[in-house]
RNA sequence: GAGGUGGGGCGAUCUGUCGCUCGCAAGAGAGGAAAGUCCGGACAGAACAGGGCGACCCGCUGCGGAAAUCGCAGGUAGGAGUAAUCUUACGCACGGUGUAACAGAAAACAACAGCCGCAAGGCAAUGGUGAAAACGCGGGGUAAGAGCCCACGAGGUGCGGCAGCGAUGUUGCACUUGUACACCCCCGGGUUCUGCAAAACCAAAUAUAUCGACAAAUAAGGGCUGCCCGCCCGAUGUCGAGGGGUAGGUUGCGAAGAUAAAUGGCAGAACAAAACAGAAACCGGCUUACGGCUCCGCCUCUUGU
Numbered sequence: 001g002a003g004g005u006g007g008g009g010c011g012a013u014c015u016g017u018c019g020c021u022c023g024c025a026a027g028a029g030a031g032g033a034a035a036g037u038c039c040g041g042a043c044a045g046a047a048c049a050g051g052g053c054g055a056c057c058c059g060c061u062g063c064g065g066a067a068a069u070c071g072c073a074g075g076u077a078g079g080a081g082u083a084a085u086c087u088u089a090c091g092c093a094c095g096g097u098g099u100a101a102c103a104g105a106a107a108a109c110a111a112c113a114g115c116c117g118c119a120a121g122g123c124a125a126u127g128g129u130g131a132a133a134a135c136g137c138g139g140g141g142u143a144a145g146a147g148c149c150c151a152c153g154a155g156g157u158g159c160g161g162c163a164g165c166g167a168u169g170u171u172g173c174a175c176u177u178g179u180a181c182a183c184c185c186c187c188g189g190g191u192u193c194u195g196c197a198a199a200a201c202c203a204a205a206u207a208u209a210u211c212g213a214c215a216a217a218u219a220a221g222g223g224c225u226g227c228c229c230g231c232c233c234g235a236u237g238u239c240g241a242g243g244g245g246u247a248g249g250u251u252g253c254g255a256a257g258a259u260a261a262a263u264g265g266c267a268g269a270a271c272a273a274a275a276c277a278g279a280a281a282c283c284g285g286c287u288u289a290c291g292g293c294u295c296c297g298c299c300u301c302u303u304g305u
Stems, first nucleotide, its partner, number of pairs: 001301010013269006020029003031276001035287002038285004043195004055191005060074005075090006091186001095185002098181003112127002114123003135153002138150003154177010199251004208243001210241006221233004
């Protein structure tokens, strides 16, 4: 110098002027994502003795965090890259029941071909297909064979030593041996539901439950009674009291902020103001979109000293 890789910051400012919203005034007035509404919380109301079933969510380890499909650091197995670095998965298939397309004899209690054997029968060595074929390879052994036995090696499980907070690594011994897959049951942990149009308070007009007073009327109806009388209720009107609900208002509600509505225009500052985008209750995350500017670490190649 070129290319790459990881992380962080900024996202226009000032002056003048004309406007808009909030506020008595002074003054304040969009974002890093205000977005998607995907998680979690706070708050609010409803429900709820306690427990169970069901449904749903999460799932390697440690730390942080109120919590989270959150952050940081790390582990195991795999993939991409020369490298820096990036990326995928991770409760359990030795808990139960299972599945394995195509190809292939066969996807695992084994059968078929084949080998051995007079036969009965024995045999996973041979079959080349597959992502995966009875742990690999050599020797012994056998009628033929086989971890059947042995040496070396690979994996798994258990116990112990060492290192680590831990996942785990490494090592010794014992046992053991095909691979992959989590739909269901299962294991461990968690979840009541609905959301600021939640919700609380104040409360007009009109109509009105209910109560009281007065007026009018004993006409309809009801109760006491077998019937009549009588008494009581009720029906009508006026006035007053009065609960609940509605309009409306206040709170919820904020160092922008409501009504769905404001947060802007023009000129100047050497050129230019552009990208994604615009609050509607609040907070913490995640994800997605984004022209341009800028800082730091690392890797590879090249050049010079």
Molecule: Bacterial RNase P class A
Organism: Bacteroidales bacterium